[in-house]
């Protein structure tokens, strides 16, 4: 410099030939304990950015930024 993959909640991971973005675990709150812990219930929590296509994008398309890996 070119090419090729990945990027999803705090952590690990699914989800699609475009239709409500889920799960464990961990956070928080509540019940239960004399307390903690375990357990039960309940919340809150997220598609790397930036543009396009489309009623509608995690999915398609382009640029950018990150890490990996190949090649001179």
């Nucleotide at each position: 410099g070119u090419g090729a993959u990945u990027a999803u909640a705090g952590u690990u991971a699914a989800a699609u030939a475009g239709g409500u973005a889920u799960a464990a675990c961990g956070c928080u709150u509540g019940u239960u304990u004399a307390c903690c812990a375990a357990a039960c219930a309940a919340a809150a929590g997220u598609u790397a950015u930036c543009a396009g296509u489309u009623c509608a994008a995690u999915u398609c398309u382009g640029a950018u930024u990150a890490a990996u890996c190949a090649u001179a």

Background:
Transfer RNA from Amanita thiersii, 72 nucleotides, folded computationally. The prediction has a mean pLDDT of 80. Rfam family: tRNA. By type it is a transfer RNA. Rfam links the family to the GO term triplet codon-amino acid adaptor activity. NCBI's taxonomy places the organism under Eukaryota, Opisthokonta, Agaricomycetidae, Amanitaceae, Amanita.